[in-house]
RNA sequence: AGCUUGCUUUGGUGGAAACCGGCGAACGGGUGAGUAACACGUGAGAAUCUACCUGGAGGCGGGGGAUAGCCUAUGGAAACAUAGGAUAAUACCGCGUAUGUGCCCUACUUUUAAAAUAGUCCACAGUAUUGAGCAUUAUUGUUCAAUAUUUUGAGUGGAAUAUUUUAAUAGUAGGGUAUGAAAGCUACUUUUGUAGCGCCUCUGGAUGAGCUUGCGGUCCAUUAGCUAGUUGGUAAGGUAAGAGCUUACCAAGGCGACGAUGGAUAGCCGGCCUGAGAGGGUGAUCGGCCACAUUGGGACUGAGACACGGCCCAGACUCCUACGGGAGGCAGCAGCUAAGAAUCUUCCGCAAUGGGAGCAAUCCUGACGGAGCGACGCCGCGUGAACGAAGAAGGCGGAAACGUUGUAAAGUUCUUUUAUAUGGGAAGAAUAAAAGUAUUCAGAGAAAGGGUACUUGAUGACGGUACCAUAUGAAUAAGCCUCGGCUAACUACGUGCCAGCAGCCGCGGUAAUACGUAGGAGGCAAGCGUUGUUCGGAUUUAUUGGGUGUAAAGGGCGUGCAGGCGGUUUGGUAAGUGUGGAUUUAAAGACCGGAGCUUAACUCCGUGUAUGGUCUGCAAACUGCCAGACUUGAGUUUAGGAUGGGAGACUGGAAUUCCACGUGUAGGGGUGAAAUCUGUAGAUAUGUGGAAGAAUACCUGUGGCGAAGGCGAGUCUCUGGCCUAAAACUGACGCUGAGGCGCGAAAGCGCGGGGAGCGAACAGGAUUAGAUACCCUGGUAGUCCGCGCUGUAAACGUUGUACACUAGGUGUUAGACUUAUUGUCUAGUGCCGUAGCUAACGCGUUAAGUGUACCACCUGGGGAGUAUGCUCGCAAGGGUGAAACUCAAAGGAAUUGACGGGGGCCCGCACAAGCGGUGGAGCAUGUGGUUUAAUUCGAUGAUACGCGAAGAACCUUACCAGGGCUUGACAUACUUUUGACCGGUAUAGAGAUUUACCUUUCUCUUCGGAGACAAUUGAACAGGUGCUGCAUGGUUGUCGUCAGCUCGUGUUGUGAGAUGUUGGGUUAAGUCCCGCAACGAGCGCAACCCCUACCGUUAGUUACCAUCAGGUUAUGCUGGGGACUCUAACGGAACUGCCGGUGACAAACCGGAGGAAGGUGGGGAUGACGUCAAAUCCUCAUGGCCCUUAUGUCCUGGGCUACACACGUGCUACAAUGGGGUGUACAGAGGGUUGCGAUCCUGCAAAGAGGAGCCAAUCCCAAAAAGCACUCCGUAGUUCGGAUUGGAGUCUGCAACUCGACUCCAUGAAGUUGGAAUCGCUAGUAAUCGCAGAUCAGCAUGCUGCGGUGAAUACGUUCCCGGGCCUUGUACACACCGCCCGUCACACCACCCGAGUCGAGGACACCCAAAGUCAUUACCCUAACUUUUAUUAGAGGGGGGUGCCUAAGGUGUGCUUGGUGAGGGGGGUGAAGUCGU
Repeated sequence: AGCUUGCUUUGGUGGAAACCGGCGAACGGGUGAGUAACACGUGAGAAUCUACCUGGAGGCGGGGGAUAGCCUAUGGAAACAUAGGAUAAUACCGCGUAUGUGCCCUACUUUUAAAAUAGUCCACAGUAUUGAGCAUUAUUGUUCAAUAUUUUGAGUGGAAUAUUUUAAUAGUAGGGUAUGAAAGCUACUUUUGUAGCGCCUCUGGAUGAGCUUGCGGUCCAUUAGCUAGUUGGUAAGGUAAGAGCUUACCAAGGCGACGAUGGAUAGCCGGCCUGAGAGGGUGAUCGGCCACAUUGGGACUGAGACACGGCCCAGACUCCUACGGGAGGCAGCAGCUAAGAAUCUUCCGCAAUGGGAGCAAUCCUGACGGAGCGACGCCGCGUGAACGAAGAAGGCGGAAACGUUGUAAAGUUCUUUUAUAUGGGAAGAAUAAAAGUAUUCAGAGAAAGGGUACUUGAUGACGGUACCAUAUGAAUAAGCCUCGGCUAACUACGUGCCAGCAGCCGCGGUAAUACGUAGGAGGCAAGCGUUGUUCGGAUUUAUUGGGUGUAAAGGGCGUGCAGGCGGUUUGGUAAGUGUGGAUUUAAAGACCGGAGCUUAACUCCGUGUAUGGUCUGCAAACUGCCAGACUUGAGUUUAGGAUGGGAGACUGGAAUUCCACGUGUAGGGGUGAAAUCUGUAGAUAUGUGGAAGAAUACCUGUGGCGAAGGCGAGUCUCUGGCCUAAAACUGACGCUGAGGCGCGAAAGCGCGGGGAGCGAACAGGAUUAGAUACCCUGGUAGUCCGCGCUGUAAACGUUGUACACUAGGUGUUAGACUUAUUGUCUAGUGCCGUAGCUAACGCGUUAAGUGUACCACCUGGGGAGUAUGCUCGCAAGGGUGAAACUCAAAGGAAUUGACGGGGGCCCGCACAAGCGGUGGAGCAUGUGGUUUAAUUCGAUGAUACGCGAAGAACCUUACCAGGGCUUGACAUACUUUUGACCGGUAUAGAGAUUUACCUUUCUCUUCGGAGACAAUUGAACAGGUGCUGCAUGGUUGUCGUCAGCUCGUGUUGUGAGAUGUUGGGUUAAGUCCCGCAACGAGCGCAACCCCUACCGUUAGUUACCAUCAGGUUAUGCUGGGGACUCUAACGGAACUGCCGGUGACAAACCGGAGGAAGGUGGGGAUGACGUCAAAUCCUCAUGGCCCUUAUGUCCUGGGCUACACACGUGCUACAAUGGGGUGUACAGAGGGUUGCGAUCCUGCAAAGAGGAGCCAAUCCCAAAAAGCACUCCGUAGUUCGGAUUGGAGUCUGCAACUCGACUCCAUGAAGUUGGAAUCGCUAGUAAUCGCAGAUCAGCAUGCUGCGGUGAAUACGUUCCCGGGCCUUGUACACACCGCCCGUCACACCACCCGAGUCGAGGACACCCAAAGUCAUUACCCUAACUUUUAUUAGAGGGGGGUGCCUAAGGUGUGCUUGGUGAGGGGGGUGAAGUCGU
């Protein structure tokens, strides 16, 4: 406003969305794939751009045509798209103006560079003159010094100056040409407007960016050659900008041993960790730079991108789909999934700081500020404090005492950080917008606006957080690792090489401080321990700061390019060097001083340093560079010298083999011994002659020469090096030397010769278990020569080359000098040795000493000088040269032992010389084995086997079978009960045992009882010949009665150690003497002890008997004696004392005298330090373990006594030196009362009966035997031998069956002297003969003693065995019964090769070629501007086409690298095995 009065339309205001436009989105945030590069760091530079911001100057005039949004329509599932219509701008397009800018032209000026010309100066050089010296007959020449000069054409180098020309750059002035804007918006005003925000042009600044360049920071040379737009030039194009940035043409350059190219790895830095530092490692957080955004390519827009949350294309993947087609990119913040040993909340807020847009208010901001989770790190705090001994209980340890946990706890008195509850409660906020006041600016202006000063002024995620107060109450708060050494901290139990531990060494197999547990202890502590990683220690890559004779390590030797280093002196220079100044080295971090959170961590502020780079002033000793000089380093000339230095030619003699001939005959040859071989077809031997090849005796020598390898008959030729002497000359010419080049033993290879001897391979003979070896007989390559290759050796002095310096002594080679010397000097070549060095050994003017220069090489052992690659070689092979894996060592020098089929000295019944045995037989005895119910156990080379055992029928006895007992067969103490126990008789039984009966206590007493003894109950305990001798004591064997084993002090060595203790003699002896850096001492040796041999003294019974006496058949029988023998006590004696000799004037040895005895007289006892894990738990003792109605104990019977066999030790024999018979003689030492037992009797005998004497110099055992005398036997399986067996007996004993001894009769086996091998013994011994004793009832061929008879032999130390001392080698140290090598067989591990096969990477060639830039286009379309006849035409734009380039893709070739692979190869490790040594 309209009407339909609650709706529509229009206008205004505010908000939102879409769209147009502007700015931002290229910042901020993330990640480290790629990148070895101007990517980064640090300096320098010129040919550039820079939106927004800012200083200055000047402008903003006049026009035009569209197009989103919107409306209509269409297609599509969607994403989205298409057509028509209308419209705006600070969107878009022309025009005008221009101080500016770009280009071109003209003129002028500045600066720089180059060239030319001119003169000047300095140094050298030249010329001339003068003076001095030297040479020359002189002219003259020459050297030095001074002066002049370079003039007519003239030398070399340097410095500055002037003029001219050319070129380039820059500036100024003028001209031509091209090129620019939004009358905008807002506020106030109503004016010719002002202001703010904008816009345009020019010129500065600031900021940011692009580009170039010096220097710096990884590994591999088993990556050595790389590069065609590659390097440079000219021209054009291109860019914001220089440039091969791109294109065409021209030239042939560029990079590389100072590491190119290739490969591997890696974002870089400030910083961080470590370290005394130098360094080493690292690049999280914070900060700077770079690169990237699903993979690859591309441009667009823009100031800036080739763009993380933009676009296009291609690839892979995921999702949607109507199958036609579309969508996507967390290495943003949270979050999810997967992988992984492992890494957080899908939180709050823009309050602060910062960023973007905007006039502003505001909006956006997983930047950021905060909170959450995680002991992930750093820091701070707490889990209580004080007192508290009955040193509580409990635990643990201990035999106990006791110790320890431990003032720890309990208890008492306090405190309240923290905790819980309640209440209070900050700072972090500055100011913005806006308003006000004052002043000022421009303005026409009291608007609006701008500037300055002041006042007011909203806003807190964290968070009701930090903090404060009150209340409660020790209340809410301690773990982890370790305890063998390194390394702080120890005991018990369990386990028994198991379970387990372990960083290294290493623990564990019955006493584990090492495993597990407990107690205790030590360490750290809200943590602790492990694992991983980095630096340190590590001087173990050595610049600081190492080495190379033998530990790893000197190139085989020379020559020499590069490189490194380099004698004396003068001047210059200033690169190194030194010393100042300037600048930079961002901030953070580090250091120092302050400040803020209660402290600290943390944060903030201030100051200075360090290191590196750049510019610059000064200095000039040293190094470098330039110029000049010098002679000492180096070299040249002259004169001598020595030489197996090299090459070539020629010539010898000896020997060997072969050939021919002669002599001659049976062997030769060879070996440890043989054989193969050779010889009667005449060898070997010998003589003569000849041939061939190779090597050069003597000289010959730590002597000579050479760089090394190496070089040896003589002569000649050519040639190299060295040394010596004296002069002259050159004037640093030198030293070293990566690569390179050359030389380089032997063996080997190729071609051609030669071939006597020797001789790989091969053949044969031996040896041997075997013998593919050592030995022998042969023998081919080879050895020799020429030419070529190989290129290595313990090519060694295991010692690189050169120079200098640093005590000596003594040989020798070649020279020189000389006073002729035993001298001096030079150059070599040896030995010893000082200082010094060295781990030591050793080296020591010929350094391994002290220094300098350069080169080579080393970094634990094995794998391995291998594999692979490359390279050299004809090959064989050489050079270069790893890793995986595996071990905790490998190695050097020296020490002490032990050992040696090493050496020297010495000893022993060790051998030898002898005598007798064993091994063969039978038997005895022990052992092994076997057997057995059991055959008990131990001893097992020497050092077990007649051993424990000095004596198994039962017992012993430990074993087996069976039968019994359980506080026990035995001990102690306690407890209960009893009064016996013992003894005797009988029953059952195999007995132990059982049952029954008989007998039966003592002492004291206060009469209650107590004690002793015995039995009984219970619980402690007993008991064990069960195990461990490898848990032990004690005892013993053995080396060995061997002469050794040690110590103190001193000396010496780094040390282990040595010395002493070795050496010269001597001894049985480490016995003694001498010497000696040793002096002493101890245990051993010897002696002291016992027996024996001689003498004396004393004593004299049981012994003795000379003298005296008595007696007997006879006898010391008796008296007596004390002489003798003897007995048993004490003494003596023998000591190398004496003599002679040897010896060192010693010790000692040899001989002799005397003596009973002579050199420890003979024998015994006596056994050093130690060895053998020697033997013994079954003598005894004992730790630990085991059994406890049995592994204890008692009893009966059996077994230890078995018997195909093997061994040890013995006895008896095999006979005549004997056996048998008869007769007869002489000992010593022992034993005897549960005993020895005489005379006598019996028996054949064993023995029996009987009993004298004796407790022993008295009696008995008791006879000694061999011997001696006589006799028999006559060499046989016997008159040898006596086993075995039969019979009969005796004795002991409870008992002789298993299982005793003895006697008699009978029987009468093997055996005729013993294989290999092996044992004992040196004098009263061996051999032989008997006697006694212990054990024991009985039972010795055994054992231990005793006497009788009574030899042989010892040259001697070569050999066997054992031992002692010295020395030597050693890879042994459990010590030679040691250690150790390789093949084979088995298992495991890593590696190499491998027909191939499957990938990956990058390179090259070709094919196809998206998107896209650029170029081009005769086709199509086309609003703005110009033109026109208003149709057109043009300019410009777009589309389409074409071309170059090109991602991905495809094909092909070769390269690098990885996985896998039948099979092949070696390597390492493993417990035992096989073969050898």

This is a predicted structure of a 1477-nucleotide RNA (small-subunit ribosomal RNA) from a metagenome. Model confidence (mean pLDDT): 82 of 100. RNAcentral holds the sequence, with entries from SILVA. Its Rfam family is "Bacterial small subunit ribosomal RNA". Its family is annotated with structural constituent of ribosome and ribosome in the Gene Ontology.